[in-house]
Context: one part of a larger RNA
RNA sequence: UAUGCUUGUCUUAAAGAUUAAGCCAUGCAUGUCUAAGUAUAAGCGAUUGUACAGCGAGACUGCGGAUGGCUCAUUAAACCAGUUAUAGUUUAUGCGAGAAUAUCUUACUACUUGGAUAACUGUAGUAAUUCUAGAGCUAAUACAUGCAAAAGGUCCCGACUUUACGGAAGGGAUGUAUUUAUUGGAACUCAAAGCCAUCGUGGUGCGAAAGCACCACUUUUUGGUGAUUCACAGUAACUUCUCGGAUCGCACAGUCUUGCACUGGCGACAUCUCGCACAAAUUUCUGACCUAUCAGCUUUGGAUGGUAGUGUAGUGGACUACCAUGGCGAUAACGGGUAACGGGGAAUUAGGGUUUGGUUCCGGAGAGGGCGCCUGAGAGAUGGCGACCACUUCCAAGGAAGGCAGCAGGCGCGCAAAUUACCCAAUCCUGACACAGGGAGGUAGUGACAAGAAAUAACAAUGUAGGUCUCUUACGAGACUUACAAUUGGAAUGAGUGCAAUUUAAAUCCCUCAGCGAGGAACAAUUGGAGGACAAGUCUGGUGCCAGCACCCGCGGUAAUUCCAGCUCCAAUAGCGUAUAUU
Numbered sequence: 001u002a003u004g005c006u007u008g009u010c011u012u013a014a015a016g017a018u019u020a021a022g023c024c025a026u027g028c029a030u031g032u033c034u035a036a037g038u039a040u041a042a043g044c045g046a047u048u049g050u051a052c053a054g055c056g057a058g059a060c061u062g063c064g065g066a067u068g069g070c071u072c073a074u075u076a077a078a079c080c081a082g083u084u085a086u087a088g089u090u091u092a093u094g095c096g097a098g099a100a101u102a103u104c105u106u107a108c109u110a111c112u113u114g115g116a117u118a119a120c121u122g123u124a125g126u127a128a129u130u131c132u133a134g135a136g137c138u139a140a141u142a143c144a145u146g147c148a149a150a151a152g153g154u155c156c157c158g159a160c161u162u163u164a165c166g167g168a169a170g171g172g173a174u175g176u177a178u179u180u181a182u183u184g185g186a187a188c189u190c191a192a193a194g195c196c197a198u199c200g201u202g203g204u205g206c207g208a209a210a211g212c213a214c215c216a217c218u219u220u221u222u223g224g225u226g227a228u229u230c231a232c233a234g235u236a237a238c239u240u241c242u243c244g245g246a247u248c249g250c251a252c253a254g255u256c257u258u259g260c261a262c263u264g265g266c267g268a269c270a271u272c273u274c275g276c277a278c279a280a281a282u283u284u285c286u287g288a289c290c291u292a293u294c295a296g297c298u299u300u301g302g303a304u305g306g307u308a309g310u311g312u313a314g315u316g317g318a319c320u321a322c323c324a325u326g327g328c329g330a331u332a333a334c335g336g337g338u339a340a341c342g343g344g345g346a347a348u349u350a351g352g353g354u355u356u357g358g359u360u361c362c363g364g365a366g367a368g369g370g371c372g373c374c375u376g377a378g379a380g381a382u383g384g385c386g387a388c389c390a391c392u393u394c395c396a397a398g399g400a401a402g403g404c405a406g407c408a409g410g411c412g413c414g415c416a417a418a419u420u421a422c423c424c425a426a427u428c429c430u431g432a433c434a435c436a437g438g439g440a441g442g443u444a445g446u447g448a449c450a451a452g453a454a455a456u457a458a459c460a461a462u463g464u465a466g467g468u469c470u471c472u473u474a475c476g477a478g479a480c481u482u483a484c485a486a487u488u489g490g491a492a493u494g495a496g497u498g499c500a501a502u503u504u505a506a507a508u509c510c511c512u513c514a515g516c517g518a519g520g521a522a523c524a525a526u527u528g529g530a531g532g533a534c535a536a537g538u539c540u541g542g543u544g545c546c547a548g549c550a551c552c553c554g555c556g557g558u559a560a561u562u563c564c565a566g567c568u569c570c571a572a573u574a575g576c577g578u579a580u581a582u583u
Stems, first nucleotide, its partner, number of pairs: 001579005009453004015446001016413001022411003026408003031063002037060002043055002061432001070366003080287003085282002089280002093277006109246001113144002120136002123133003153174005160167002175243001177239001179237006200217007223230001245269001247268004252264004256259001289337003296328003303325008341363003345356004368389002371386003391402004419444001421443003427440001428438003459489003462485010496516002498513001500512001526572005531553002537567001539566004548555002
């Protein structure tokens, strides 16, 4: 694990893995709205007021649908486990920070720009589908377009000026992101000191000032790592020029220059860059079952390495070009098998071990079989799409549709496995969200897979049979105690039934609880055995080497301790037997 017989109560509880990753009718399993994107529904509906109260089907938009759930077919250095790395990368969302520079320049929207489209209305096509066409409207946080804001600094050019040392009006460029080139991003056991000139700072003298002369100093700034072409800055260019808010809600307030003025709070939703989380993708080292009736394997159709490129989010023969000739192997390569997804674990075991792990947690893989792709932060997605193969459904024969290894359910397969139930109340997940949805999940139903607790009687009297003790010469008497009865007696109780409450989303069950509910003929325990191993019959009847039993040894041929029965007994007991696998 299956099966046979049996089965009263309570609690927990596995369950179409093994065989066919075989095939599937039907239904459901992924949708989602707040004060806060879009309302003129010819939808409901309030009144003080006609742009709009409020609610709101449908639709556009946004997000999710890559999670979850299922299964184990593949897969043997692959997955996986422990351990490294990313200085070799991406990251929607959440959290924390940061973002003043836009125009190319004489009539310009910046108190706000443009054109569509759905829902809707109406006209149509087809046998048919979650099929569509044509016409007529109208929105945006959809799709597009696109302004504004101080003073200065720096770099380049530079009219002009000068005692040619120098000074300069003016013009251009200058946010961030992208790509390329380049510079800094130090030094710290080798240089130190002096002289001349100059810049800067400080001081002294002369001078009305401009200025001139002299003296002293110059330690000059430099993040992080074990390590970088790192971070961060600068320059020159580059770009089908990324971003730099034309959005929404709620409260209203302040300032005078009273104007269709200006200023302002709290949020929502967006947006670029950086960081941290959540992840992902590669990656280092070590580790695996049987097999030699598998000994050589790989390589111009990448095998091993180099250089350059392509490609990628990024590394890499991942791919391409050109070179080199390597790389692995009895320490078992390569090949074959596996009734092989791996691990955490499970069973057994004194220790060492042996067997097992489809299955609830982690990782992987897959959705009939292969392949390809769109969208997207994320998929090589299948409750997405496109072909092909296999299978299948509807058809008016022209065409159209499909994918339960999701939950139920059906067929098939088999030794072998449950209800087409109820619910989002709990746990959590998703969404625009306190509100919706969720066969995730929970709750019942089936359920002797397993596990735990423990009813089927207890007591007394009487009688009978013992045992011990006391008294007694003895007969006998008494006390205590044990066992047994077709005897008698009242007590006790739940199995069951049932008002009710509780339980629960609603129920059920349990736990509570009125009323009923026990005398043998019930409310009645079974399954296997009784020669030995191995606990328990030299009882009776039947059979007669037959029928049969017996795991093994054996029993049975006319007194069967072993067969078939009756009686009695033994073992385990709501369970026991049998088969198989394993220790």